[in-house]
Molecule: Bacterial RNase P class A
Organism: Acidobacteriota bacterium
RNA sequence: GGGAGCGGGCGGGCAAUCGCGGCCGGGGGCGCAAGCAGGCCUUGGGUCGAGGAAAGUCCGGACUCCAUAGGGCGGCGUGCUGGCUAACGGCCAGGGGGCCGGCUUCACAAAGCCGGUUCACGGACAGUGCCACAGAAAAUGUACCGCCUUCGGCUUCGGCCGGGGGUAAGGGUGAAAAGGUGCGGUAAGAGCGCACCGCUCCGCCGGCGACGGCGGAGGCAGGGCAAACCCCACGUGGAGCAAGGCCAAAUAGGGGAGGGAGGGCUGGCCCGGCCCGCAUCCACUCCCGGGUAGGCUGCUUGAGGGAGCCAGUAAUGGCUUUCCCAGAGGAAUGAUUGCCGCCGCCGGAGCGCAAGUUUCGGCGGCACAGAAUCCGGCUUACAGCCCGCUCUCCGCC
Repeated sequence: GGGAGCGGGCGGGCAAUCGCGGCCGGGGGCGCAAGCAGGCCUUGGGUCGAGGAAAGUCCGGACUCCAUAGGGCGGCGUGCUGGCUAACGGCCAGGGGGCCGGCUUCACAAAGCCGGUUCACGGACAGUGCCACAGAAAAUGUACCGCCUUCGGCUUCGGCCGGGGGUAAGGGUGAAAAGGUGCGGUAAGAGCGCACCGCUCCGCCGGCGACGGCGGAGGCAGGGCAAACCCCACGUGGAGCAAGGCCAAAUAGGGGAGGGAGGGCUGGCCCGGCCCGCAUCCACUCCCGGGUAGGCUGCUUGAGGGAGCCAGUAAUGGCUUUCCCAGAGGAAUGAUUGCCGCCGCCGGAGCGCAAGUUUCGGCGGCACAGAAUCCGGCUUACAGCCCGCUCUCCGCC
């Protein structure tokens, strides 16, 4: 100096002219009127006016209604530990596993420490199920090649063929094959025995905890998949601003069905609760038909932003101070010009051994993308620039 991975920030700036929407306010006029207020027209001024994702609608809430709204089952969601938060499937910190790199120990296998990155990270001894193809064999087992041994036959005396017995260390297949490495032992082998590692159990110590460390006992159950059904723990009403509230207007205070001492509502079922009713049908539910689709509101002061201090490893919280930063309603912020900035290509000059760097000129380009009740997250898209950590490549000393 280049590149990669991960994390964070910015994401065009300034000026002028004309044009939009909200709010505040000035001048003039009209109409009404006892007077005021409200209304309409016109003309100026001030101030504010899209995002880091406004996107996807994937989560969580605030808020509104059902509605007076509890319990259980089912359904759904989450899944290492602790903390943060209104809450979350989010964030922070930690633990453990995988992968990559460096250093150290070491005969090998391997182990320890550090850094980076990643994880859909409860349970496979509650049960059921699946593991294609290949392979002898994929979960009780079963041996293709092979190794050893015994019997018989043949022999060019090296061995070969067949039957019996032993074997799973070597080879092969596969994602995975009866724990791994080494030594001993054996006819040949095998935890058969031993050492270390792995695994299971017990005890002690440290830690809020997940876990970690140390010691002991045991040759020791032959894998994986739960983003398979399932089991366990915790959580969980429904619908949604087209929620809802008010005003005005219009129509057909239209028609039919259900029901029985009960009926209906409460997202599914049960219990409970509430409403209507006790023979006229009511409440309620369903079906057919008719009217209206207008105006106001909800609607932007918030789990809000900035600055400083304190606590905490951090996420975040507390205190003080300061600010008001869109609210449209078919949907507003646009157009033009100039300068600057950034990037790419071409050309020139300077510096440098080089990689490269500074500067001048010309040409071209400048990403993803537009609020609609609001907020906290996640995911996706994004030209270019800046910062940090780790790794790697090149050149020089």